[in-house]
RNA sequence: GGCUGGGUCCUGUGCGGCGCAGGCCCGUGAACCUGGUCAGGACCGGAAGGUAGCAGCCAUAAGCGGUCACCUGUGGGUGCCACGGGGUAGCCUGGCCGGA
Numbered sequence: 001g002g003c004u005g006g007g008u009c010c011u012g013u014g015c016g017g018c019g020c021a022g023g024c025c026c027g028u029g030a031a032c033c034u035g036g037u038c039a040g041g042a043c044c045g046g047a048a049g050g051u052a053g054c055a056g057c058c059a060u061a062a063g064c065g066g067u068c069a070c071c072u073g074u075g076g077g078u079g080c081c082a083c084g085g086g087g088u089a090g091c092c093u094g095g096c097c098g099g100a
Base pairs, nucleotide, nucleotide: 001097002096003095004094005093006092007091008090009086010085011084012083013082014081015079016078018075019074020073021072022071023070025066026065027064028063034059035058036057037056042051043050044049
């Protein structure tokens, strides 16, 4: 000096990690316009019995609060991660060849 490979550069995909939102889970949660059970009482009936149903209790809707982990979606100046594509301006590094 020449040839060539890789890294740095850009980009795509995947994986992990972090953040956000939602779901799952738990709690709370309806005077009446949710449900179940409906004391008392009311009504129907000669009676047997029946009807509707307040309070209470239970379960919940919407809502509110909490939440390690798990699931879904989403985001990045996330990662001495993996694979692929692009590029040859410069830098770093490896191999081969030639010359001094």

This is a predicted structure of a 100-nucleotide RNA (Bacterial small signal recognition particle RNA) from a Caldilineales bacterium. The source organism's lineage runs through Bacteria, Bacillati, Chloroflexota, Caldilineae and Caldilineales. Its Rfam family is "Bacterial small signal recognition particle RNA". Its family is annotated with signal recognition particle, plasma membrane targeting and SRP-dependent cotranslational protein targeting to membrane, signal sequence recognition in the Gene Ontology. The family's RNA type in Rfam is non-coding RNA gene. Of the family's consensus pairs, 93% are formed in the model. Its mean pLDDT, the model's own confidence on a scale to 100, is 80.